Predicted 3D model of a 105-nucleotide RNA (Glycine riboswitch aptamer) from Marinobacter maritimus. Lineage of the source: Bacteria > Pseudomonadati > Pseudomonadota > Marinobacteraceae > Marinobacter. The sequence is in RNAcentral, with records from MGnify. The coordinates come from a structure-prediction model, not an experiment, and the mean pLDDT is 79. The model forms 90% of the base pairs in the Rfam consensus.
[in-house]
RNA sequence: CUUUCCGAAGAGCUGUCGACCACUGCGUUAGUCGGCACACCGAAGGAGCAAGCGCCCGUUUUAUUUGAAACGGGCCGUGAAUCUCUCAGGUUCCGUGACGGAAGG
Numbered sequence: 001c002u003u004u005c006c007g008a009a010g011a012g013c014u015g016u017c018g019a020c021c022a023c024u025g026c027g028u029u030a031g032u033c034g035g036c037a038c039a040c041c042g043a044a045g046g047a048g049c050a051a052g053c054g055c056c057c058g059u060u061u062u063a064u065u066u067g068a069a070a071c072g073g074g075c076c077g078u079g080a081a082u083c084u085c086u087c088a089g090g091u092u093c094c095g096u097g098a099c100g101g102a103a104g105g
Stems, first nucleotide, its partner, number of pairs: 001105007012038001014037007022029001039091003045087001046085003052078002054075009
C1' cells in the first nucleotide's frame, strides 16, 4: 500500500412540481423515484493554514581569514490534522463512511 470480516458519528423521512405505483371507488390519501427551493451536517474525496525549517537582506557580537552565532524584516518557498472551508458528498432506513480491531497478500 492492498484484500476480507467486524465496529463506526453528524445533519429536514422540510416545502413544491412531475412521473410511477397501491387501494372497490374517490382523495396532492400513503409510498417510491427524479427536478427545483430553502434550512442543515462533515468522518468518501478535495481545498486552506501555525510553529519550525529553507533562501534573501539588514544590524550586532565573535574570529587572523573563510566563516559562525543572535536579533529583526522579506518570500505566491516548504509545512499537519479529527482544525477550518463546504466545491463534491450527505441529512428515516438502506447505503456511504474518516478512524479502530482481527486475519491474509